[in-house]
Molecule: TPP riboswitch aptamer (THI element)
Organism: Sphingomonas palmae
RNA sequence: CUCCAUCCCCGGGGGACCGCUGAGGCGGUUGAGAGGGGGGCGCCAAAGCCCCCGACCCGCUGAACCUGAUCCGGCUGACACCGGCGUAGGGAGUGGAGCGGCGACCAGU
Numbered sequence: 001c002u003c004c005a006u007c008c009c010c011g012g013g014g015g016a017c018c019g020c021u022g023a024g025g026c027g028g029u030u031g032a033g034a035g036g037g038g039g040g041c042g043c044c045a046a047a048g049c050c051c052c053c054g055a056c057c058c059g060c061u062g063a064a065c066c067u068g069a070u071c072c073g074g075c076u077g078a079c080a081c082c083g084g085c086g087u088a089g090g091g092a093g094u095g096g097a098g099c100g101g102c103g104a105c106c107a108g109u
Stems, first nucleotide, its partner, number of pairs: 001103001003101002006097003009093001010059004016029005035053005065090003071084004
């Protein structure tokens, strides 16, 4: 000096599937993550909307996540998962500390 673990700050992102109840709920599955609180609307068939907080993942070496996509093939009861699309189009820090780790270089002995 470079890079990195780690920490801090900032920022980005997703929240599904199944069953029951008959109503703003309970249980199960997968997953890193399916959480908590509040608000409004709705009223016999409806499990949806908005806000805040938290956990988790990700920040250009960017498949976190979004679009194409109510996509295509496999698999599953369904989601998940695997492959394709995909050298696609987008996507949030050339942030700070770094006394710890690897390496390079310089100097001295």